Small-subunit ribosomal RNA, central domain from a metagenome, 349 nucleotides, folded computationally. Model confidence (mean pLDDT): 87 of 100. The RNAcentral record of the full RNA draws on SILVA. Its Rfam family is "Bacterial small subunit ribosomal RNA".
Context: one part of a larger RNA
RNA sequence: UUGGGCGUAAAGGGCGCGUAGGCGGUCUUGUCGGUCAGAUGUGAAAGCCCGGGGCUCAACCCUGGAAGUGCAUUUGAAACAGCAAGACUUGAAUACUGGAGGGGAGAGCGGAAUUCUUGGUGUAGCGGUGAAAUGUGUUGAUAUCAAGAAGAACACCGGUGGCGAAGGCGGCUCUCUGGAAUGCAACUGACGCUGAGGUACGAAAGCUGGGGGAGCGAACAGGAUUAGAUACCCUGGUAGUCCCAGCCGUAAACGGUGUGCACUUGGUGUGGGGGGCGUUGACCCUUCCGUGCCGGAGCUAACGCAUUAAGUGCACCGCCUGGGGAGUACGGCCGCAAGGCUAAAACUC
Repeated sequence: UUGGGCGUAAAGGGCGCGUAGGCGGUCUUGUCGGUCAGAUGUGAAAGCCCGGGGCUCAACCCUGGAAGUGCAUUUGAAACAGCAAGACUUGAAUACUGGAGGGGAGAGCGGAAUUCUUGGUGUAGCGGUGAAAUGUGUUGAUAUCAAGAAGAACACCGGUGGCGAAGGCGGCUCUCUGGAAUGCAACUGACGCUGAGGUACGAAAGCUGGGGGAGCGAACAGGAUUAGAUACCCUGGUAGUCCCAGCCGUAAACGGUGUGCACUUGGUGUGGGGGGCGUUGACCCUUCCGUGCCGGAGCUAACGCAUUAAGUGCACCGCCUGGGGAGUACGGCCGCAAGGCUAAAACUC
């Protein structure tokens, strides 16, 4: 263990799938242990409550009654819930339809830029900064032209535009593959929602083994700056960043807003689909799904939210309960490690 809460005060799990459980559409019939009604028994006395009485009153005491939410037995009710059976189509799923998309995986290809190598031209500087220096250059740099090599990332298009459960996804082509929306109403006939445990995925950094390494660049070295400068600036530069296989499992994993369903005035953009009107053109009208902005009622401590709710309700899960100590110690589980998950207390204000 009630009550109240979780955008910003403490508090939504990083995100899916899903087990148990909880909850569950319309109609008909049956059943009855949930539920409801009656009867009987029981529910000790005292006490509480009500009537009457005794101590001069009261407290107190005596006496009678009621009550005793409950339990058992029994007789009934059948709306609701459950259970059993049957039916239905609006919830859900499937099929079909023509479209949209940086959704995922693999393979191949492309151009710009950067660095390096080789060759040509060419000569004294280049580079860098607030100013400099370290650095680099007569063994010919910088600049410029040509050729070659390598790795990584894909300018413009590009958009509060798209897709994805989240993390996230952007050059082009091909192969394999997931999901959503619209339309249609063929098919199944409640098959649904949520989801403790469980399980899959999960940025960056980090770890193990193997490759790769252009640029960038923790650490590190040097030059400056400064009182100092273990920094900010500059010249270099190793891990790393990239690929394959395997770990890690955390983030301001944020909309700081759990998921699903229903209901509740509007305006205006934009992405996808359908319908109507139309010279079958742009437009315009309308509808469904997504994504923004502005605002009404309502809500809110305020800020603000406002049909993408933080409004009004229902179902289920997670979480909060003063600050520090502390997301720590101990224990357990996981991990190669780093560490992660779970998670206190003393003490103190």